Order: sequence, then C1' cells, then structure tokens
RNA sequence: GCAGUUCGUUAGACGACCGCUUGCUCUCACAAGGAGUAAGAGGAAAGUCCGGGCAGCAUAGGAUACAGGCAGUUGUUAACGGCAACCGGGGGCAACCCUAGGGAAAGUGCCACAGAAACAAAACCGCCUCUUAGGAGGUAAGGGUGAAAUGAGUGGGGUAAGAGCCCACAGCGUCAUAUGGCGACAUAUGGAGAAGGUAAACCCUGCCUGCUGCAAGGAGAUCAACAUAAAGGGCUAUCCGUCCGUUGGUCGCUACCCGCUCGAUCUUGUGAGCAAUCACAAGGCUAGAUAGAUGGUCGUCCUCGACAAAACCCGGCUUACAGACGAUCUGCCUAC
Repeated sequence: GCAGUUCGUUAGACGACCGCUUGCUCUCACAAGGAGUAAGAGGAAAGUCCGGGCAGCAUAGGAUACAGGCAGUUGUUAACGGCAACCGGGGGCAACCCUAGGGAAAGUGCCACAGAAACAAAACCGCCUCUUAGGAGGUAAGGGUGAAAUGAGUGGGGUAAGAGCCCACAGCGUCAUAUGGCGACAUAUGGAGAAGGUAAACCCUGCCUGCUGCAAGGAGAUCAACAUAAAGGGCUAUCCGUCCGUUGGUCGCUACCCGCUCGAUCUUGUGAGCAAUCACAAGGCUAGAUAGAUGGUCGUCCUCGACAAAACCCGGCUUACAGACGAUCUGCCUAC
C1' cells in the first nucleotide's frame, strides 16, 4: 500500500424569535389566568418474539397431562428460549465466521421421481454353473437409477463366479482401562462388533411452565325481599382443594385523580474475572402526555444530514438505518 476480520463512536453545528408539555417560585382566598425559571424521545422509542417486575384472581395451593416450551458443558443473571467462555461438527490460507448440538440398539410411520429393489426383502445389465436353449440356480465384486442402494477402504487369500467369507494394515461408532480436564470432551491401549436416512414425523428421556394484562387495578355504606343447602358462580385444560349468598331500593364518593416514573437507575473511578458479570466509592435526578407536548420561522457554516419518534417499567432478541470517524487483528506485496 492492497484485500479482509472483529468491536465500537456519532446520528449536522451555532444563534435569534414565536409556540407546546411538565416541575418549582411569585401573583391570586382556591382554581383558572398571568409572570419568571428549569427540564423535555431513540439506538433502535419499532416488531410485540422471549423473560421478569408490578396488579387482580385465595398469601396462587396439590396432583395429572392426548397442553405448551426448552435440549452439548461450565458459568452469568431477578429471570430467560438471553449472554459469555469452552467442547463437538462445518467453512475459510488466516484473522475469524456458522451451528434447531439429547435419543434412530423401545416402538410406529415416512423415504417423491427414477429404479429390479428404498430396508430383511430383493437379480435389470453383467459374472459363474446347469440346461430340454424356453429357462433354472448361484453371485451384492462391476455397470445402470437415485438425494440416499445394504453402508468398512486398500491389498492379499479364497471361489465355478463372488462376497468381512478369511487375513494384514487403515478408518468408524461402541465398551473397558489409563492419563489430562470442574465438565462437555481429548489422547493412548485393549476387547468384542458391523441393518441406511429421517425425531424442524409421532414418540422416548430429562428439565421448566397457574390465568389475565396499566383499557391491569384503585369504590363503598345501608335497608328490604328470597334462600339456609342445594343449585349456581370465582380460581381451572382436568381433578382435588378452596372461596363467594342472590335480587331490588336508598344514600354517598369522583376519576380533569392515583397507578406514572427513584429505578434489577445513570455517570465516573477503583478492584475481581479470559469474558458475560459482580463488588465498592464518589457524584447525578434525566419526558411523563391522556386526542396525547417535544414544534415552527429566520440567519450563518459544513462533508448537506439515514432509519424512525415515548404511552406502566426493566433485561434481551429480531428487524430498519445515509454519511463520517476510531480501534483491533489477519493475509499478500513493496521499501528500509
């Protein structure tokens, strides 16, 4: 210098004027109004996919599953199907990237087209033997079909021709032992072994899961009638268990409110850890609307500005995204 890899940052800047939402102060008896002052969208606020907080249903309880989900190991976390590191498999010269990764030796199902045959039964061509020349038998080495063909390759022996039929070496999974590792697993030695794939088909194994979502939820008192243990209802997929009287009248309350934003919070620093993450210290308060504010106009400058905008909150995942900048490592080339 070229080509790549991984991880980040930013999301036009400055100023003036006019508005909007909220907090506080003053004015004001209160409210409204007015004045001043401070703050005012995102990395994804989005999709609403997963997990939690919170709220109601009983202080959310027990059992079961023809219900739903998850699936290497260790760690991390409030929790997770997330994340980190590692193991196994695959790709790349490499940095690095991808991985729905338990069980096919419990059972069942399925394997289009082609093909003789798609999994225990088979012979289309070929090869060998016999023959009455039509065929019969043997053979899974070779050819052909197919995504996949009996599923252990090469060489030798063997045979009528062949075949793990037998032998040597190599490979495969599995079992045992030893060593290393917390572990998944790796390496070595030895034994026995040979019936394909599919579980993103049913299924089996292990583990997890109550339902409804902020339009949650916050709201009662009293009188009468009927009923007295059944019916019914709530929690529910089902059972157990448990809880609840029903209807009508009167009075009262106000919601333009609370929940609502101080929280598994943010910033900086130090420490532990490979990392995810955690601990400690100091400092900060940073939208809270309810038809829904966060905008408009003008000026100057630049590289001319993407995707898109809160609605109970938080942790993730996924998707969208113009341009600019930084760091990291790898390969190749050149020069010193």

The RNA shown here (Bacterial RNase P class A) has 336 nucleotides and comes from Saccharimonadales bacterium (SeqCode). It matches the Rfam family "Bacterial RNase P class A". Rfam classes the family as a ribozyme. The prediction has a mean pLDDT of 76. The sequence is in RNAcentral, with records from ENA. The model forms 99% of the base pairs in the Rfam consensus. The gene name in the source record is rnpB.